[in-house]
Context: one part of a larger RNA
C1' cells in the first nucleotide's frame, strides 16, 4: 500500500420494501445433463453455460458413424506434353468411379507461335472442424455506464509509500463550489453523433375535395392545385436564461411566468486503469506439436431428431374480463424480378389454373388483432383446453421412411391457478394484441431481431437481504 471483517459511518441500484404479472404443477417447443449407440459431431458450465456458436441439419450443410473409392489428391500459380471446349446415346455400380461409341475441330496470326479451356504425368508446393485459448493476435462477456484510474513538477518521509484524490456543502457523476503543501494535467463523467417530440423555409407524379371543374354504385378515378397532412434537407428551439426563497459560492427547492418540450426532455450508439491465465486455435489469423496411400479427400447411406430419467428458457391453456358464429373500425416497421402477385376460375380448404401491375412514396405483399354491435353457450372436464392418434388431401424439393410444414375429416389426453423456492418491470413501462424482417427451395419460428394498437398498479420509507461507492477502524492475510 492493499483485500477481508457475521466493524462504525454517508451514499447508490428494481437490492428490499410497495404494486402488477410470471416461472416452479400440466400438455407441448427448444437447448442441456445423463443414458443409450457403429455414430448419436465439436465447443460454451456459478452469477457471466443451458431458444447459447446454430440469422434456417431431410441430402447439402457436417466437422460423427458404416461402407465403397483415389494417393500431387477437392481449390490456385509456375514450367514440361497432349488435345478445342463440349454434347448426344451406352455398360457396370448405391453413387464416387471405372469403360465404351458417335457428334464436334475454338479465337489472334500468312507461317512461326500466343490466348483461353480440358485431360495425364511429374515437380516447386497442397491438405487437416487434428492438440494446446496455459504460447498468442483479433473480437468477446463480466464487474459496470459503477465513478473511478492515473501523470508530470513540488512538498513530506530513511524507505515501502504519501499529498494532490482528503475535508465542508452539491450531483445521476474525481458534476461543480468553497477550504487545503499542493499546482497543473491525462484516460474515463458530461458533451459533440443518431432517433424522437414543436415550428420555420425549400420542394412537390404521395396528400386532399380544403377550394374550383369533370365523373361514379362507390372511390383524387380525371383536370387541376401546394393550403393541410406527409415526406426529406436545413434552420430555430431549454440554458435554471427570467421570477421568488434559502445559500459565501456550486446548488436546491417553487414550478411562479413564457413555452410543443422544464431542469439530463424520452430512447440509442458510445464501455476508464483493470478483474476472472473468464470465453474462442471450429469465423478468421498464428508459434510450437502432430497426421501424410491418412488424423488428407470423394461418394452413398445413416447420425446430429436415440430416450427409463432431471434441470434451464418458453408456448398453448386451465376459461364468462371467456368461447363460438355473424357484422364493422382504426396503425407501424419493412419487403419485393429465379420475386411480390391484384383480378378471375375451381376448391369446405391447404392450394392449383389464368394472368393486370410494379426494379415500387406510384403496383403488390395486406382483410391488422385485441376493440365495438348483436346472436348463442350457462360454470360443465364442458361449445373449456387442445397433446395424441386414424383416415384423405396440397405444397416445397433429385428425393418428405428414419426426419419438412400445411389443410379437411374423425379422435379428443393432461390440465380446474401450481410445495419448499424464485423472476420480470418504475410509464407510454408492466401486462395484453397483432404485423414484418433476416436466415431461407422448403421448414420443425412457440426463438431472434423490429414495429405499431390497447394500456395500469405501486414506491411510505432504506432498518433488513444482494451488488456497488467513498471516508474510517481492526488485522496472525498478500
Nucleotide at each position: 500500500u492493499g483485500a477481508c471483517g457475521g466493524g462504525g459511518g454517508u451514499c447508490c441500484g428494481c437490492a428490499c420494501a410497495a404494486g402488477c404479472g410470471g416461472u416452479g404443477g400440466a400438455g407441448c417447443a427448444u437447448g442441456u445433463g445423463g443414458u443409450u449407440u457403429a455414430a448419436u459431431u465439436c465447443g460454451a458450465u456459478g452469477a457471466u453455460a443451458c431458444g447459447c456458436g446454430a440469422g434456417g441439419a431431410a441430402c447439402c450443410u457436417u466437422a460423427c458413424c458404416u461402407g465403397g473409392g483415389c494417393u500431387a489428391g477437392a481449390a490456385u500459380g509456375c514450367g514440361c506434353g497432349u488435345g478445342a471446349a463440349g454434347g448426344g446415346c451406352u455398360u457396370g455400380g448405391a453413387a464416387a468411379c471405372a469403360g465404351g461409341u458417335c457428334c464436334g475441330c475454338c479465337c489472334c496470326g500468312c507461317a512461326a507461335g500466343g490466348g483461353g479451356c480440358a485431360c495425364a504425368a511429374a515437380g516447386c508446393a497442397a491438405g487437416g472442424u487434428g492438440c494446446u485459448g496455459c504460447a498468442u493476435g483479433g473480437c468477446u462477456g463480466u464487474c459496470g455506464u459503477c465513478a473511478g484510474c492515473u501523470c508530470g513538477u513540488g512538498c513530506c518521509g530513511u524507505g515501502a509509500g504519501g499529498u494532490g484524490u482528503u475535508g465542508g456543502g452539491u450531483u445521476a457523476a474525481g458534476u461543480c463550489c468553497c477550504g487545503c503543501a499542493a499546482c497543473g494535467a491525462g484516460c474515463g463523467c458530461a458533451a459533440c453523433c443518431c432517433u424522437u417530440a414543436u415550428g420555420u423555409u425549400u420542394a412537390g407524379u404521395u396528400g386532399c375535395c380544403a377550394u374550383c371543374g369533370c365523373g361514379u354504385g362507390a372511390a383524387g378515378g380525371c383536370g387541376g392545385a401546394c393550403a393541410c397532412u406527409c415526406u426529406a434537407a436545413a434552420c430555430a428551439g431549454a440554458c435554471u436564461g427570467c421570477c421568488u426563497g434559502c445559500g459565501c459560492a456550486a446548488g436546491c427547492a417553487g414550478a411562479g411566468a413564457g413555452g410543443a418540450a422544464g431542469g439530463g426532455g424520452g430512447g440509442g450508439a458510445c464501455g476508464a486503469c483493470g478483474u476472472c491465465a473468464a470465453g474462442u486455435c471450429a469465423u478468421c489469423a498464428u508459434g510450437g506439436c502432430c497426421c501424410u496411400u491418412a488424423c488428407g479427400u470423394c461418394c452413398a447411406g445413416g447420425g446430429c431428431g436415440a430416450c427409463a430419467c432431471a434441470c434451464g428458457u418458453g408456448c398453448u391453456a386451465c376459461a364468462u374480463g371467456g368461447g363460438u358464429c355473424g357484422g364493422u373500425a382504426c396503425a407501424g416497421c419493412g419487403g419485393g424480378u429465379c420475386g411480390c402477385g391484384c383480378g378471375g376460375u375451381g376448391g369446405c380448404a391447404a392450394c392449383a389454373c389464368u394472368u393486370a401491375g410494379c426494379c415500387a412514396a406510384u403496383c403488390u405483399u395486406g382483410u391488422a388483432a385485441a376493440g365495438c354491435c348483436g346472436g348463442u353457450c350457462a360454470c360443465a372436464g364442458u361449445u373449456c383446453g387442445g397433446a395424441u392418434u386414424g383416415g384423405g388431401g396440397u405444397c416445397u424439393g433429385c428425393a418428405a421412411c428414419c426426419c419438412g410444414a400445411c389443410c379437411c375429416c374423425a379422435u379428443g389426453a393432461a390440465g380446474c391457478u401450481g410445495g419448499a423456492a424464485u423472476c420480470g418491470c418504475u410509464a407510454g413501462u408492466a401486462a395484453u394484441c397483432g404485423c414484418g424482417c433476416a436466415u431461407c427451395a422448403g421448414c420443425c419460428a412457440u426463438g431472434g431481431c423490429g414495429c405499431g394498437g390497447u394500456g395500469a398498479a405501486u414506491a411510505c420509507g432504506u432498518u433488513c437481504c444482494c451488488g456497488g461507492a467513498c471516508c474510517u477502524u481492526g488485522c496472525a492475510c498478500a

A computed fold for a 478-nucleotide part of an RNA from an uncultured bacterium, annotated as small-subunit ribosomal RNA, 3' major domain. The full RNA is in RNAcentral, with records from Greengenes. The coordinates come from a structure-prediction model, not an experiment, and the mean pLDDT is 82.